[in-house]
RNA sequence: UGCCGAAUCCCGAAAGGGAACGGGGGACCACAACAGGAGCGGGCGUACUGCGUACGCAAGCUCUCGGGGCGAAUAGGAGACGCACUUUCGUGCGCGCUCGUUAGCGCCGCUCUUUCGGCGCGAGCCCGUCAGCUAACCCCGUAGGCUCGAGAAAGAGA
Numbered sequence: 001u002g003c004c005g006a007a008u009c010c011c012g013a014a015a016g017g018g019a020a021c022g023g024g025g026g027a028c029c030a031c032a033a034c035a036g037g038a039g040c041g042g043g044c045g046u047a048c049u050g051c052g053u054a055c056g057c058a059a060g061c062u063c064u065c066g067g068g069g070c071g072a073a074u075a076g077g078a079g080a081c082g083c084a085c086u087u088u089c090g091u092g093c094g095c096g097c098u099c100g101u102u103a104g105c106g107c108c109g110c111u112c113u114u115u116c117g118g119c120g121c122g123a124g125c126c127c128g129u130c131a132g133c134u135a136a137c138c139c140c141g142u143a144g145g146c147u148c149g150a151g152a153a154a155g156a157g158a
Stems, first nucleotide, its partner, number of pairs: 002146003008019004020142006029132001036064005043057006066130001067127004075101001077099003081094005104121005110157007
């Protein structure tokens, strides 16, 4: 000699490019066969004489149960609230609310490993019916945020 995190560095006036770091997709192989729903607005076909209506078909856009991804950020419990049932007590479901616990993660000031002790976090976002692994190959990211006194022991090091 700050910390979390991939989120840093270089060139360039900028656009952009590169390095480094990180993430996703993707064969062989492995496994086995299951798949959707709602809304919107059009297209085509059939029927009805017809403006048009009904049905069907394939595709598009938005949202989403399932499933999946980034991330440490998972899983219970209690309470509040809402809805339904119940004469009541209460029961069930939901919940972008609150509290507490927890899988897990981080910090304790030179670094690493182990143990003990203390403290904190335990969020959020995305894809859209799809995702095992994965050589080649392809795609993407380089944000944000925090701290105020600094523990102990053993071992290995700059």
Predicted 3D model of a 158-nucleotide RNA (c-di-AMP riboswitch aptamer (ydaO/yuaA leader)) from a soil metagenome. Model confidence (mean pLDDT): 77 of 100. Of the family's consensus pairs, 96% are formed in the model. Its Rfam family is "c-di-AMP riboswitch aptamer (ydaO/yuaA leader)". Gene Ontology terms of the family: cyclic-di-AMP binding and regulation of gene expression. On this family, see Barrick et al., Proc Natl Acad Sci U S A 2004: "New RNA motifs suggest an expanded scope for riboswitches in bacterial genetic control". The sequence is in RNAcentral, with records from MGnify.